Background:
Bacterial large signal recognition particle RNA from an Acidimicrobiia bacterium, 270 nucleotides, folded computationally. The RNAcentral record of the sequence draws on ENA. The gene name in the source record is ffs. The prediction has a mean pLDDT of 76.

C1' cells in the first nucleotide's frame, strides 16, 4: 500500500408524555440512509442518548470543550381587542310602563255636508198576546198486516142422505185486530241570541239609524316634543374566568452558522 472485523459516523433541538432517557406524535432547523413496529403506546436504565434487521462511509474527514450569533419553541407578567360570570351604582343616557297636548307624516271618511247640540227610534231589560221554528204526545188520513188461536165468501177435496138437499170445511180473495212505515192536516205542552210581530211598563254611558240647526273638520296609526314612574334590560365602574393578538418586558430551553483550542483508533490477512 490493499482487504476484512471491532469501534465509531449517517443529524439536532423544543412541545407532550415519562419516575427519568430515548423513540413514534406536533413545531423549528440542517444539501445529509433503507426496512418493521410502537399514544388504552414501543424500549432503555442510575444517569443512561433508543430496540428488531440491512446498506454505506470510515484521515481533511469526524469528534470533543470554550465563546459568540441566534431561527424558534416554553412558562409567566404587561398591553390590546372579543366573549362570560358576580358584584356595584346610575332614570341629569336609551330601551320600558302611564298620561296630557301640540306639530308633521301616512292612511280611511267628508259640500252626495264633518264635528257639535236636540228630536225620534233601534241594540238592553220585564209581562202580556199573535205568527214561526224544533222537541214531544194525542188524534185523523193513506199504505201494509192474521197458514193456525178474527169475520165474509169458499174452488179442489171430505161428511150425511134412496134422492132432494144439507153440514162442516183447508187453499185463494176481500175487509179488519194488534203492530208497522210515510206523508200532511189537527189539537195540547216546552224551548229559544226566534220576528224590518202588537200592548203596556223599566233602563238611557255607549254604539247604530233617521229628521232637524250647523257649515268643515273627523277618525286610526307613525314620529317628535312635554310631565311622571321605575333598576327588569343596555350602556358605565370594578373583581374575576377564558380565547386570540401584540414591533413589548422577565426568564428558560436553543438548532443552523462564526471564531479559537485540543483529540484521532484497535486487532487480523496479504
Nucleotide at each position: 500500500c490493499c482487504g476484512u472485523g471491532c469501534a465509531c459516523g449517517u443529524g439536532g433541538g423544543g412541545c407532550g408524555c415519562u419516575a427519568g432517557g430515548g423513540g413514534u406524535g406536533c413545531c423549528c432547523u440542517g444539501u445529509u440512509c433503507c426496512c418493521g413496529a410502537a399514544a388504552u403506546c414501543c424500549u432503555c436504565u442510575u444517569c443512561a442518548u433508543g430496540c428488531g434487521g440491512g446498506a454505506c462511509g470510515c484521515u481533511u474527514g469526524c469528534c470533543c470543550c470554550g465563546c459568540c450569533c441566534g431561527a424558534g419553541g416554553g412558562c409567566g407578567g404587561u398591553c390590546g381587542a372579543g366573549u362570560u360570570u358576580c358584584g356595584g351604582g346610575u332614570c341629569a343616557g336609551c330601551g320600558c310602563c302611564g298620561g296630557a297636548c301640540c306639530a308633521c307624516c301616512c292612511g280611511g271618511u267628508g259640500a252626495u255636508g264633518a264635528a257639535a247640540c236636540a228630536c225620534a227610534g233601534g241594540u238592553c231589560u220585564c209581562a202580556c198576546g199573535c205568527g214561526g221554528c224544533g222537541g214531544a204526545g194525542c188524534g185523523g188520513c193513506c199504505g201494509u198486516g192474521a197458514a193456525u188461536c178474527g169475520g165474509g165468501u169458499c174452488a179442489g177435496a171430505u161428511c150425511c142422505g134412496g134422492a132432494a138437499g144439507g153440514a162442516a170445511g183447508c187453499a185463494g180473495c176481500c175487509c179488519u185486530a194488534a203492530g208497522c212505515g210515510a206523508c200532511u192536516c189537527g189539537c195540547u205542552u216546552c224551548g229559544g241570541g226566534u220576528g224590518c210581530u202588537g200592548u203596556g211598563g223599566g233602563a238611557u254611558c255607549g254604539c247604530c239609524u233617521g229628521u232637524g240647526u250647523g257649515g268643515a273638520g273627523u277618525c286610526g296609526g307613525g314620529u317628535g316634543c312635554c310631565c311622571g314612574g321605575g333598576a327588569c334590560g343596555c350602556g358605565c365602574c370594578g373583581u374575576g374566568g377564558u380565547u386570540c393578538g401584540a414591533u413589548c418586558c422577565g426568564u428558560u430551553c436553543g438548532a443552523c452558522g462564526g471564531c479559537g483550542g485540543g483529540g484521532c483508533g484497535c486487532a487480523c490477512g496479504g
Notes:
Of the family's consensus pairs, 89% are formed in the model. Its Rfam family is "Bacterial large signal recognition particle RNA". It is annotated as a non-coding RNA gene. Taxonomically the source falls in Acidimicrobiia (Bacteria, Bacillati, Actinomycetota).